[in-house]
RNA sequence: AAUUUAGGUAGAGGUUGCAUUUUUUAUCAGUAAUUUGUCGGAUGUUUCAGGAACAGAAGAAGGCAAAGGAAAGGAAAAAGUGCCGAAGGGGCGAAGAAACCUGAAGCUUGGUUCUUGGGCAUGUCUGUGAAGAACGGCAUGACUGUCAUCGAAAGAUGGAGUGCUAUCCAAAGA
Numbered sequence: 001a002a003u004u005u006a007g008g009u010a011g012a013g014g015u016u017g018c019a020u021u022u023u024u025u026a027u028c029a030g031u032a033a034u035u036u037g038u039c040g041g042a043u044g045u046u047u048c049a050g051g052a053a054c055a056g057a058a059g060a061a062g063g064c065a066a067a068g069g070a071a072a073g074g075a076a077a078a079a080g081u082g083c084c085g086a087a088g089g090g091g092c093g094a095a096g097a098a099a100c101c102u103g104a105a106g107c108u109u110g111g112u113u114c115u116u117g118g119g120c121a122u123g124u125c126u127g128u129g130a131a132g133a134a135c136g137g138c139a140u141g142a143c144u145g146u147c148a149u150c151g152a153a154a155g156a157u158g159g160a161g162u163g164c165u166a167u168c169c170a171a172a173g174a
């Protein structure tokens, strides 16, 4: 000195990288709430169960007709923001909000652990959803970036992001 180990910093994968915010538009939907009429005839009130309270023969739930008429979530476009385990998913805890209480489920937030390099396409698979939209899970397929091995090359095979490239510092090499 090559090199190895630990730590720090900066980058690349792509013009369909990832997540998120705002505005507009379509959809949601002539749906829901609400009102009236009629049928109906004893239950109904949060997603379920139990309880409590309330409503109900002065007519509950539900059906039909008319009036009435949304919104959230999801989607597209534009303009921004933060970034490259960006982010997604599974498990296990914790906290919060709403509903009258309890329990479970669901929603939001953050913790921990396992897993996925990335986007795309396909699947009468599965979950969410109003949905033949979209997103997620699983499987398959080619493409793509990176590293390793083989190869003269073209290329082939394989691995995973706590990776890869560059660089700084410390230790070893000494």
Base pairs, nucleotide, nucleotide: 003172004171005170007168008167009166010165011164014084017083018082019081020080021079022078023077024076025075034067035066036065037064038063039062043055044054045053047104048103049102050101051100087116088115089114090113091112092111094109095108096107117144118143120141121140122139123138125137126136127135128134146159147158148157149156150155
About this RNA:
The RNA shown here (Lysine riboswitch aptamer) has 174 nucleotides and comes from Blautia sp. RNAcentral holds the sequence, with entries from Ribocentre. The coordinates come from a structure-prediction model, not an experiment, and the mean pLDDT is 80. It matches the Rfam family "Lysine riboswitch aptamer". A reference for the family is Mandal et al. (2003), "Riboswitches Control Fundamental Biochemical Pathways in Bacillus subtilis and Other Bacteria", Cell. Rfam links the family to the GO term lysine biosynthetic process.